Context: one part of a larger RNA
RNA sequence: GGGUUGUUAAGGAACUCGGCAAAUUGGUCCCGUAACUUCGGGAGAAGGGACGCCCUCGAAAGAGGGUCGCAGUGAAUAGGCCCAAGCAACUGUUUACCAAAAACACAGGUCUCUGCUAAAUCGAAAGAUGACGUAUAGGGGCUGACGCCUGCCCGGUGCCGGAAGGUUAAGAGGAGAGCUUAGCGCAAGCGAAGGUUUGAAUUGAAGCCCCGGUAAACGGCGGCCGUAACUAUAACGGUCCUAAGGUAGCGAAAUUCCUUGUCAGGUAAGUUCUGACCCGCACGAAAGGCGUAAUGAUUUGGGCACUGUCUCAACAGCCCGCCCG
Numbered sequence: 001g002g003g004u005u006g007u008u009a010a011g012g013a014a015c016u017c018g019g020c021a022a023a024u025u026g027g028u029c030c031c032g033u034a035a036c037u038u039c040g041g042g043a044g045a046a047g048g049g050a051c052g053c054c055c056u057c058g059a060a061a062g063a064g065g066g067u068c069g070c071a072g073u074g075a076a077u078a079g080g081c082c083c084a085a086g087c088a089a090c091u092g093u094u095u096a097c098c099a100a101a102a103a104c105a106c107a108g109g110u111c112u113c114u115g116c117u118a119a120a121u122c123g124a125a126a127g128a129u130g131a132c133g134u135a136u137a138g139g140g141g142c143u144g145a146c147g148c149c150u151g152c153c154c155g156g157u158g159c160c161g162g163a164a165g166g167u168u169a170a171g172a173g174g175a176g177a178g179c180u181u182a183g184c185g186c187a188a189g190c191g192a193a194g195g196u197u198u199g200a201a202u203u204g205a206a207g208c209c210c211c212g213g214u215a216a217a218c219g220g221c222g223g224c225c226g227u228a229a230c231u232a233u234a235a236c237g238g239u240c241c242u243a244a245g246g247u248a249g250c251g252a253a254a255u256u257c258c259u260u261g262u263c264a265g266g267u268a269a270g271u272u273c274u275g276a277c278c279c280g281c282a283c284g285a286a287a288g289g290c291g292u293a294a295u296g297a298u299u300u301g302g303g304c305a306c307u308g309u310c311u312c313a314a315c316a317g318c319c320c321g322c323c324c325g
Stems, first nucleotide, its partner, number of pairs: 001320008010311002014309001019306001027051005036041001038145001052067006068072001080304007087296002092104002108143007120129003146291004151221003156218002158214005165209003171203002176198005183190002222240005249283001250280001261277005
């Protein structure tokens, strides 16, 4: 000097990103226990009291009396608590070795496929899973307890249905054309049959175009101008565009750039926090919206208690290092 374990005057979070770490609390019995609530909880809420030994009574539980210490669950083992908010309902799962969470899962909801040789999946195949199941079943997608709800748009993309018309492959079809040459012709050339090369019309399914449906399918959900007898604002009107122009609810939010928005609360002082406002750069309804008791080694803010976290450091035990012998 370091590590580790203890103790500490006065103060008590002034430390710090942050009470990180440490301290406090702690057992049993009795009393007592709020908001809220899904009536189960919350709850060991919170907050108090008792606890040794001796005598008497009693079957015991216990009651009464006495008595000692600073201290009686005499050592050890043994919840700190409260208030408010975000997120996720919950128990669970996860990055073996930097992330345990608000991520995943979940019961529940919904859409869709599948009639059994099921759909789907693995496999060149045989075959197997699904399932020795049969639509109250099985697969897939999204959402994620519960409560209140889930608005408008089918123009684009996808899917489903339709089949009149347009387009359309191979195939079918074979008009016609080229080459070849028996023959004809003085020659140029013409040229049957056959062979061969090519090949028009016509016919020809699904698909696409087309016609409908469908958003808990992929997705989308406007702009400008004017207007009320102070001002301001605009219930109201006009106009352009669109498939339709964001409904309920929420809102400076895990989303707000400007921004430490403004007001209120809390503090002596608050870029965080809580409650409001709404001007939502760029919330919004199953990539769900808004609430919500309980739960959480979750995140944020505040408080009580407590403390060497700090003011500000000191001492001690053990271990290591260093120095001297």
About this RNA: The part of an RNA shown here (large-subunit ribosomal RNA, domain IV) has 325 nucleotides and comes from Ruminococcus sp. A254.MGS-254. The organism belongs to Ruminococcus, within Bacteria.